Description
Transfer RNA from a Candidatus Nanoarchaeia archaeon, 74 nucleotides, folded computationally. The source organism's lineage runs through Archaea, Nanobdellati, Nanobdellota and Candidatus Nanoarchaeia. Rfam family: tRNA. It is annotated as a transfer RNA. The RNAcentral record of the sequence draws on ENA. The coordinates come from a structure-prediction model, not an experiment, and the mean pLDDT is 81.
[in-house]
This record gives sequence, C1' cells and structure tokens, in this order.
RNA sequence: GGGCCUGUAGCUCAGCUGGUUAGAGCGCUGGUCUUAUAAGCCAGUGGUCAUGAGUUCAAAUCUCAUCAGGCCCA
Repeated sequence: GGGCCUGUAGCUCAGCUGGUUAGAGCGCUGGUCUUAUAAGCCAGUGGUCAUGAGUUCAAAUCUCAUCAGGCCCA
C1' cells in the first nucleotide's frame, strides 16, 4: 500500500431481507423473604446503534468517507 471482518446498554451479545416503542442475559437500585447474608420472587434502571454525509415517506439495517480493533496479502 491492497483486500476482508468487527464496532448496538456498565459487560457479553441478538436484531442488519429498510417499517411494531431498539431487545435478551448478566449487572445496578428499591422492595419482599431471612436473626443476618446469599439465592429466589416482585418492581424499577438503562442507548448520539463508532463518527460524518448521502439515498428514501421512513435507516441500527442500504451507499460513500473517516476513526478504532482484528485477520490475510504484498
């Protein structure tokens, strides 16, 4: 220098075939239970979908550029 993959909640990840209010588990907070703690149960708490621009009535999803990480080639 060239090619490919990944980037979504505090963490691990779904969703990426454009259209429901952007989700799950763990975590965190409060309550319940217990002599107490943990576990269990109930309720709550969560997001600039890496950044910018474009296409579209509508973008996490499609296109382009940039940034970060990884792999391969030279």